[in-house]
RNA sequence: AAAGUAAACAAAAUAGUCGCUCGCGAAAACCGAAAGGUUCCGCUAGAGGAAAGUCCGGGCUCCAUAGAGCGAGGAUACUUGAUAACGUCAAGCGGGGGUGACCCUAGGGAAAGUGCAAUAGAAAAUAACAGCCUGAAAAGGUUAAGGUGAAAAGGCGAGGUAAGAGCUCACCGGGGCUGUAGUGAUACAGACCGUCAGUGUAAACCCUAUCUGGAGCAACGUCUUGUAUGAUAAGUUUUUGGCUGCUCGUCAAAACUUAUUUUUUGUACUUGAACGGCUUGAGCUAUAUAGCAAUAUAUAGCCUAGAUAAAUGACUAUUUGCAAUAACAGAACCCGGCUUAUUGUUUACUUUAAAU
Repeated sequence: AAAGUAAACAAAAUAGUCGCUCGCGAAAACCGAAAGGUUCCGCUAGAGGAAAGUCCGGGCUCCAUAGAGCGAGGAUACUUGAUAACGUCAAGCGGGGGUGACCCUAGGGAAAGUGCAAUAGAAAAUAACAGCCUGAAAAGGUUAAGGUGAAAAGGCGAGGUAAGAGCUCACCGGGGCUGUAGUGAUACAGACCGUCAGUGUAAACCCUAUCUGGAGCAACGUCUUGUAUGAUAAGUUUUUGGCUGCUCGUCAAAACUUAUUUUUUGUACUUGAACGGCUUGAGCUAUAUAGCAAUAUAUAGCCUAGAUAAAUGACUAUUUGCAAUAACAGAACCCGGCUUAUUGUUUACUUUAAAU
């Protein structure tokens, strides 16, 4: 210098003018049937690394406290750990790729059963086309070399044989066993097994193990307006509905009976740019300790949008920068992830070439 690999960081800053939203303060006024809301002035605060896709996991709310049994469905699948939880993350193991830094990996079970394996090929699982050998022939022996295919009955060499063959043996591979190391997945070593007896496919059905109730902030609650209806308690029976399919159980409603109480409570539907839920949270920052790490614990400090048809903007000047018309892009109950979109900078490392 070129080509790469992996991480981290930033997402403009300062000042001024005008405007918008929340909150607080201070006064009045206005709107509305009410609940409640609005306006003027001052001060503070005011989008993201992905706010996105809505793909996983949770909080929260209601359905019963989320129930029991059976069945069905779905998800996950090497090990150990982290976490509220996860299909996420960390560190490893095995396998694969790369000269390398490093990267990828749905990675349980194929002697429980069923299915499938196009074309080619003799044959795609209990194989024999051609070949070799024996034989006069009929017939028999054989599966080593050949070609096909993604895949061909372990590979290769020697012995052996009529010709051959794990038929026998050495080496390599495979299998379980024992020992050692490791929490473990596994690794290494040793001796043994030729009955090493049966190919692949489970992102085919299936089997095994583990997990799994439903709906979602338009959840749900409060207030208020109007309309309808007496209310409460106990019992009865059936009916209907909710609790994912069935059975049980349970809850609610309806109908009927009895008792009590007495005239505004309750219930149902409904009105509203009404209010709450709504942002203090598995929160953020710094330091220390433990750990390889994910992460955990302790101490100190901090409060950082909460809108509802939806504010977070526009302009001017200066600075940084190659460029400020500099990318992708706009919160909508809240968190942890994943995935996708995208601009710039820095650091560490690798390979190659040249020079010293």
Bacterial RNase P class A, 356 nucleotides, folded computationally. It matches the Rfam family "Bacterial RNase P class A". Its family is annotated with ribonuclease P activity, tRNA processing and dimeric ribonuclease P complex in the Gene Ontology. The coordinates come from a structure-prediction model, not an experiment, and the mean pLDDT is 75. Of the family's consensus pairs, 95% are formed in the model.